[in-house]
Molecule: c-di-GMP-I riboswitch aptamer
Organism: Epsilonproteobacteria bacterium (ex Lamellibrachia satsuma)
RNA sequence: UAUUGAAAAAGCCAAACUUAUCGCGAGAUAAGGACGGAAAGUCAUGGGUCUCCCUGAGAUCGCCAGAUUACCAAU
Numbered sequence: 001u002a003u004u005g006a007a008a009a010a011g012c013c014a015a016a017c018u019u020a021u022c023g024c025g026a027g028a029u030a031a032g033g034a035c036g037g038a039a040a041g042u043c044a045u046g047g048g049u050c051u052c053c054c055u056g057a058g059a060u061c062g063c064c065a066g067a068u069u070a071c072c073a074a075u
Stems, first nucleotide, its partner, number of pairs: 002075004012037002017032006035062001041068003045065003048060005
């Protein structure tokens, strides 16, 4: 560096739901909370799905794919 994996060790993230706030909305943020995750880190690039003030503008990366970064172990 590449591939594979999460058995071990150190850790990490946080579904649903509740509360508060923001937003027309999908939803987002913070706190609590853990369904789960080996990228459940990041990017809206392609597709899908969703929303609306629907010639268009948004949301979703924990929907799929891609790009890119990364701990440990084995080969």